[in-house]
Molecule: small-subunit ribosomal RNA
Organism: Trichopus zeylanicus subsp. travancoricus
RNA sequence: AGAGUUCGAUCCUAGCUCAGGAUGAACACUGGCGGCAUGCUUAACACAUGCAAGUCGGACGAGAAGUGGUGUUUCUAGUGGCGAGCGGGUGAGUAACACAUAAGAACCUGCCCUUGGGAGGGGAACAACAACUGGUGAUGGUUGCUAAUACCCCAUAGGCUGAGGAGCAAAAGGAGGUAUCCACCCGAGGAGGGGCUCACGUCUGAUUAGCUAGUUGGUGAGACAAUAGCUUACCAAGGUGAUGAUCAGUAGCUGGUCCGAGAGGAUGAUCAGCCACACUGGGACUGAUACACGGCCCAGACUCUUACGAGAGGCAGCAAUGGGGAAUUUUUUGCAAUGUGCGAAAGCUUGAUGGAGCAAUGCCAUGUGGAGGUAGAAGGCCUAUGGGUCGUGAACGUCUUUUCUCGGAAAAUAAGCAAUGAUGAUAUUUGAGGAAUAAGCAUUGGCUAACUCUGUGCCAGAAGCCACGAUAAGAUUUGGCAUUAUCUGGAAUGCCAGGAUGCAAGCGUUAUCUAGAAUGAUUUGGCGUAAAGUGUCUGUAGGUGGCUUUUCAAGUCCGCCAUCAAAUCCCAUGGCUCAACCUUGGAUAGGCGGUGGAAACUACCAAGCUGGAGUACGGUAGGGGCAGAGGGAAUUUCUAGUGGAGUAGUGAAAUGCAUAGAGAUUAGAAAGAACACCAAUGGUGAAAGCACUCUGCUGGGCCGACACUGACACUGAGAGACAAAAGCUAGGGGAGCAAAUGGGAUUAGAUACCCCAGUAGUCCUAGCCAUAAACGAUGGAUACUAGGCACUGUGCAUAUCAAUCCGUGCAGUGUUGUAGCUAACACGUUAAGUAUCCCACCAGGGGAGUAUGUUUGCAAGAAUGAAACUCAAAGGAAUUGAUGGGUGCCCACACAAGUGGUGGAGCAUGUGGUUUAAUUUGAUGAAAAGCGAAGAACCUUACCAGGGCUUGACAUGCCGUGAAUCCUCUUGAAAGAGAGGGGUUGCCCUCGGGAACGCGAACACAGGUGGUGCAUGGCUAUCAUCAGCUCGUGUUGUAAGGUGUUGGGUUAAGUCCUGCAAUGAGUGUAACCCUCAUGUUUAGUUGCCACCUUGAGUUUGGAACCCUGAACAAACUACCAGUGAUAAGCCGGACGAAGGUGAGGAUGACAUCAAGUCAUCAUGCCCCCUAUGCCCUGGUGACACACGUGCUACAAUGGGCAGGACGAAGGGUCGCGAUCCUGCAAGGGUGAGCUAACUCCAAAAACCCAUCCUUAUUUCAGAUUGUAGGCUGCAAUUUGCUUGCAUGAGGCCAAAAUUGCUAGUAAUCGCCGGUCAGCCAUACGACGGUGAAUUCUUUCCCAGGCCUUGUACACACUGCUCCUCACACUAUGGGAGCUGGCCAUGCCCAAAGUCAUUAACUUAACUACAAGGAGGGGGAUGCCAAAGGCAUGGCUAGUGACUGGAGUGAAGUCAUAACAAGGUAGUGGUACUGGAAGGUUCGGCUG
Repeated sequence: AGAGUUCGAUCCUAGCUCAGGAUGAACACUGGCGGCAUGCUUAACACAUGCAAGUCGGACGAGAAGUGGUGUUUCUAGUGGCGAGCGGGUGAGUAACACAUAAGAACCUGCCCUUGGGAGGGGAACAACAACUGGUGAUGGUUGCUAAUACCCCAUAGGCUGAGGAGCAAAAGGAGGUAUCCACCCGAGGAGGGGCUCACGUCUGAUUAGCUAGUUGGUGAGACAAUAGCUUACCAAGGUGAUGAUCAGUAGCUGGUCCGAGAGGAUGAUCAGCCACACUGGGACUGAUACACGGCCCAGACUCUUACGAGAGGCAGCAAUGGGGAAUUUUUUGCAAUGUGCGAAAGCUUGAUGGAGCAAUGCCAUGUGGAGGUAGAAGGCCUAUGGGUCGUGAACGUCUUUUCUCGGAAAAUAAGCAAUGAUGAUAUUUGAGGAAUAAGCAUUGGCUAACUCUGUGCCAGAAGCCACGAUAAGAUUUGGCAUUAUCUGGAAUGCCAGGAUGCAAGCGUUAUCUAGAAUGAUUUGGCGUAAAGUGUCUGUAGGUGGCUUUUCAAGUCCGCCAUCAAAUCCCAUGGCUCAACCUUGGAUAGGCGGUGGAAACUACCAAGCUGGAGUACGGUAGGGGCAGAGGGAAUUUCUAGUGGAGUAGUGAAAUGCAUAGAGAUUAGAAAGAACACCAAUGGUGAAAGCACUCUGCUGGGCCGACACUGACACUGAGAGACAAAAGCUAGGGGAGCAAAUGGGAUUAGAUACCCCAGUAGUCCUAGCCAUAAACGAUGGAUACUAGGCACUGUGCAUAUCAAUCCGUGCAGUGUUGUAGCUAACACGUUAAGUAUCCCACCAGGGGAGUAUGUUUGCAAGAAUGAAACUCAAAGGAAUUGAUGGGUGCCCACACAAGUGGUGGAGCAUGUGGUUUAAUUUGAUGAAAAGCGAAGAACCUUACCAGGGCUUGACAUGCCGUGAAUCCUCUUGAAAGAGAGGGGUUGCCCUCGGGAACGCGAACACAGGUGGUGCAUGGCUAUCAUCAGCUCGUGUUGUAAGGUGUUGGGUUAAGUCCUGCAAUGAGUGUAACCCUCAUGUUUAGUUGCCACCUUGAGUUUGGAACCCUGAACAAACUACCAGUGAUAAGCCGGACGAAGGUGAGGAUGACAUCAAGUCAUCAUGCCCCCUAUGCCCUGGUGACACACGUGCUACAAUGGGCAGGACGAAGGGUCGCGAUCCUGCAAGGGUGAGCUAACUCCAAAAACCCAUCCUUAUUUCAGAUUGUAGGCUGCAAUUUGCUUGCAUGAGGCCAAAAUUGCUAGUAAUCGCCGGUCAGCCAUACGACGGUGAAUUCUUUCCCAGGCCUUGUACACACUGCUCCUCACACUAUGGGAGCUGGCCAUGCCCAAAGUCAUUAACUUAACUACAAGGAGGGGGAUGCCAAAGGCAUGGCUAGUGACUGGAGUGAAGUCAUAACAAGGUAGUGGUACUGGAAGGUUCGGCUG
């Protein structure tokens, strides 16, 4: 310090997530030791038991113990004194003077310190105790006795008080035995402590905006330690709040702690300061201090005791218990230390505290051994079977002893003479023993260090995010196996994928905080399009503010003082062996306060200035506003005339109007609304908006000149005004247009688009509403920062008679563009640049501008405005593709122009479907379907049934045996099984044996047309023989990318030329290859020619021709003319066998389709192994139907019969087979010739000539069927081909639709070949014969290429996507209500208690000495008053029949609204309307 995640890729915006640190933690697994810390975060829930506050006999009386007695001593129930308000706990309440910081005045203060003075004289009681007595008890009652440092009175001092008088009003002794000490009273001062006041700071909510009657102030009085409405009477009507009162929610505050670079965020355990509380609520008493944790009274809840009359209690002290909870310890030890209380002291007390125990809860330290050791052992794992790895790791030998076990010694913490040690037989030290007692946890796809095997198979699981898992998972999993004893059930034991990485007595997970997050931005963000500028203006508070000079010192700056407790943090020492930990000292920034200075800036005071702003003056432009008047064109309607059949409307129609006279036309009349041309990128207004002409009233701007005022300014929360269209209320008006509505069309439907009608409305007056894509999606103001061009308004200068042109200033409106800025697009003096000031607004997407509350409105609605839940994205700009019922250009038998077909018939063949035991299988739009299959009767054959085999039909290795071979019989469908016979053998040999073959046995293995073409290789189809696809270097852009490859021409072509930030190159194109077309040379056999011959053949001769083989030549826009940029090229011509790639073939770029093929072959993995392998027989050709490809036809351009002519290519010895004979024929017999330019297949056919048929289902056509034959073959029934005779089906040119073909082509005619015993071949592949028509062209259809444009697509339009309905789940709103909680108000009742009053009751101290009085007490009454009761209101929580929408889901139904011109451009507002998306009207916007 960053990283992952939106996309095909990119940049940006933006959220989510991760890596760090921390914790009073918890959980899983594991666990050697020590030191130092820490340990109920939840129920302020309830608490058994023990302890946590006593002490003083030197204040007092009395009693007891002890001693033989006295004395001494010891103990203590009670009176009395001091303490118990400290210490310890907890955080419920509290948003407050509670806390923190800094100040202040009107106060109190026991014990302690300093200091001044004093203690004289009297008196009366009450406990204890004793007696009697009530009660279960707790605990009392009556009578009697008594002391004091307990209580009372008098005197005096000092003190207090309107300061004159007067009043109130003190004291106590004890020890000791003459030294004094400790107490007591009244003053003055101090220290420490406490009470009070005030400034400033201290969480969230405005969907809490008004609150307040003792309330704010005054006067008198009271009360208090003290000020004060603290209380009360009277008077006044104040006080507080947008700088957030009141109300509601939450919360102890701080020093500090954790995180952070810091600013800051979070937090408030342990330690320390303050506050509050002590079962809940109220109250006072005592006292220096309490309204009191271990005190009292009352009320309430709860628990306990009870003899039912009545009582007792309060762990949020230390332990402990129950409960709650994920979760937090011992009913331990000692007062030795430190401190507290009492005491003169000894001392006593102390769950404060010092220690120990428990817990890996945390931090720190340390160990589990060290150095050697390769046969690289065994074993595990992986493997390409070669090996690699765990791994010097272990074993092994050697060394050490921190730790461990057993012994010995043994502290400090303890001081001031002595005594005193819980911790503690501890730390520490020393001896012996022996590597001995001691390693786990998590991870291993990326982020993120670390990879392989196995099982599983979208299952099980895993997951922080992205994402993994559907049979080869680096992302899930380690599941099980063996042994022992046992009758079994069951049990025990052992082993339990491996490697690597990280940390380590821990490790990982979970939770929370912070950082990263500049993701609330002061440091440090934004607002044109990503979320975000209020619709516009005026203006209050507030904020900010021109130039010059004074004053002042509030802000600001500097110095000093005091403070911000200690601890902590930081720095430096020191002490525990180090560290954690502890000790000592030091220190910073910053805050508040005080004090002394400075005076630049801001503020204040004062005085000026004119530049900002304004006023007056002179001009000027304008659809600026309001009101009134006038005008013509058009439309519609009405009246009248002419006229006579249609009109209107549309893509095409129809509804509509019209012989009752429309439409058309002429004339007249009426009405309402809007104002053509001018008109513009133009004007004006704050915006909305504003347009015929004239008049009246009126606002603002600009220019000029420079007279006046003298900062009067800018912005603007609240507030106010205006505000398109639609809409609302009331009254008018209503021509045209037109939501709704009706009708006609379109359509699958059409609640739409189109058409015919048509109502609100649109218009006016008066009043509401307050919203728009109210947009420049750009708030206002000021200043500065290059220009060019154009327009509007108005000046100046110059020229001119003038129009006008050129230059220049101010104000506006546009366009282009530099710097700069921006994610990019873009903006760019009219900023989105550089700066300042003020305001509004934003904070992931959805839920949602929804719910609820409130305000507002007649209503529609508007304004303000959430949460639960859900997703990991949503979004902006630009890029490359793809795509469009976008645009432009180009090409192609793509269309068009022709020609012949298919689709209809019969048959052949393939496929689907159906059937079947099986009908084996693959191929399925183009790019499957006469395809794999260039030959299914058996075989083939993969399928089915049945019969058989198991080292196998086939390969290699090993062993034994025999040559192999051959013949016959039985059984069987065959395979096979069984029996017999013959033979005694062959080849090589180094004589051991070997090779080949047969048989037998066991094992390694064979075998598989079994699966996966979505694990693969190879091969192939397709786009497409389309012209494209890329790279190096350079350059450009943040980048993806672009450029090149685009542009202008041209071509079949990215072919070539030219231009150009490109310059070059590769692969495709072309060419090189083959065949055909011409010629030359060469070679002539079996071919050609000649001679001979009846003819054929042979022979002989020839090499001119034909032909055949080989080699070569020829064609290149080379030549001419035109055109074109003088280019590339194009057009025409000549020459030529051939002319513009001469014709045809082979040749197929980068990629696409997970295209096809595991059944050609090869191959990974999986599967079968007496079967999914192997052998045999039989079957696999089915048939209602649908589709594809073909053949033959429907006839006269034909059919039959007879005669005659011409070709090319190919095949043949297990073959082709002449000739002759025979048969109607297929064929049979015979067998010459040919291993082929020789011979055979072989006849070419269409064609020509002659004749018959004469338009008919025929002398067309030939299916089907019968019958008799032939051939092949082991076999012809399923199921072959073929011949003769007979039979003679459908069919008379074919609907919608669709296909081939551009010249030797289509069409038509025959010939041959492969496979093959034969053949279902009409198929496939070749060959020649005869031989056309048409092409205007690119408008349109299909496909393709290039440029451009839009895009919400990128699996790429078979895309994406919106809404209703149905189903499931989730959270939520409303809801008759119901049930709680909190708060407030009013009334009722009123405990304890203070205060006040009090006739009657009672009473030791004083008075008086008799009564009485003063004073006290009980009781009673009154004010206040907790709890309780009644009633009302507010807030809040839960629940509720029913109901509303929302979200998510496997994807089910209906449509297709949006994205392309998305097929009616879309969209924001409004209104109406419709199953739903939606449609339509009106006026806006361009996104």